SAM riboswitch aptamer (S box leader) from Salipaludibacillus daqingensis, 152 nucleotides, folded computationally.

RNA sequence: CUCUUAUCUAGAGUGGCGGAGGGACUGGCCCUAUGAAGCCCGGCAACCAACGUAAGUGAUUCAGCUCGCUAAACGAAGUAGUAGCGAACUUUAUCAACGACACGUAAGGUGCCAAUUCCAUCAAAGUGGAUACAAACUUUGAAAGAUGAGAG
Numbered sequence: 001c002u003c004u005u006a007u008c009u010a011g012a013g014u015g016g017c018g019g020a021g022g023g024a025c026u027g028g029c030c031c032u033a034u035g036a037a038g039c040c041c042g043g044c045a046a047c048c049a050a051c052g053u054a055a056g057u058g059a060u061u062c063a064g065c066u067c068g069c070u071a072a073a074c075g076a077a078g079u080a081g082u083a084g085c086g087a088a089c090u091u092u093a094u095c096a097a098c099g100a101c102a103c104g105u106a107a108g109g110u111g112c113c114a115a116u117u118c119c120a121u122c123a124a125a126g127u128g129g130a131u132a133c134a135a136a137c138u139u140u141g142a143a144a145g146a147u148g149a150g151a152g
Base pairs, nucleotide, nucleotide: 001152002151003150004149005148006147007146008145013041015040016039017038021031022030023029026120027119028118042113043112044111046110047109048108050105051104052103053102056098057097058095059094060093063090064089066087067086068085069084070083071082074078117144122141123140124139125138126137127136
């Protein structure tokens, strides 16, 4: 510099240096010697990065309890009890996924710290107007711009 993508009506000092411009362009309209741009300090929290996150669902495990089946012993019957297995429920501990394109912490990399990206430009729709035109107003979309992330 180019491409892709997300966001852009919130937030942010009564500080120091500086010394005349600034708000991207254009047209407006604003800010500014009651001090612009820029630099330092300070602050905000949009993206990236870092760290952290519960109830609940699932699996395993420990223990308990209910039911069923099988086995041994005894026996007239099968009552109670023993062992094993299976199912349901409760409890302890562990693990992974979802919850989470979320929330939180902090401020690392950028960014930002007047006014909606200050408003508008191009297009569509609506209001408007006796029918219409125009001015003006509203809504939506695009274009342009800014910032982050990724790629070349």